[in-house]
């Protein structure tokens, strides 16, 4: 120098990994300043009825949690395809 590889960088595509006070869903969640249901007990009633309504029980609100599903991000990782011949690096030729 030819040739053939392998790495590094550029590109698509697929996975994971981390991180976001980002949506969902699930859980937790209010002695009173949420709602409902309101035993018991008050109040009215001649009696029924009614009325407030405290404990409890439901469901939530801010919030707090989840190895769940998704979006976003990455001087990070992994597999595949490819794109250049920019750079390092091996083999084999051949020249000097």
């Nucleotide at each position: 120098g030819g040739u053939c590889g392998g790495g590094c960088c550029c590109c698509g595509c697929g996975g994971g990994u981390g991180g976001c006070a980002c949506g969902g869903c699930c859980g937790u969640g209010a002695a009173u300043c949420u709602g409902g249901u309101c035993a018991g007990g008050g109040c009215c009633u001649g009696a029924c009825c009614g009325c407030a309504g405290c404990a409890g029980c439901c469901a939530u609100a801010a919030g707090c949690g989840g190895a769940c599903c998704g979006g976003c991000c990455a001087g990070g990782c992994c597999g595949u395809g490819g794109a250049u011949c920019g750079c390092c690096u091996g083999g084999c030729c051949g020249u000097c």